This is a predicted structure of a 71-nucleotide RNA (transfer RNA) from a candidate division SR1 bacterium.

[in-house]
């Protein structure tokens, strides 16, 4: 230099075109003498730019960054 994987909530992670879902965490609340556990509500994400579409986490290009391979 080329190439191949991957980027989604604080963290882990799934969703191959039509409403972003779940674990975890956090807050608040029931519970308890006070905790903890458990239950209930609630809170919060598609790496950046652009292209195609009536609509893109998804398809297409480009860049960034992580990891791997060839030289």
């Nucleotide at each position: 230099a080329g190439g191949g994987u991957g980027a989604u909530a604080g963290u882990u992670a799934a969703g191959u075109g039509g409403u972003a879902g779940a674990a975890u965490g956090c807050u608040g609340g029931u519970u308890u003498c006070c905790g903890a556990a458990a239950c209930c509500a609630g809170c919060g994400a598609u790496g950046u730019a652009g292209g195609u579409u009536c609509g893109a986490u998804u398809c297409c290009u480009a860049c960034u960054c992580a990891c791997c391979c060839u030289g």
It matches the Rfam family "tRNA". It is annotated as a transfer RNA. The sequence is in RNAcentral, with records from ENA.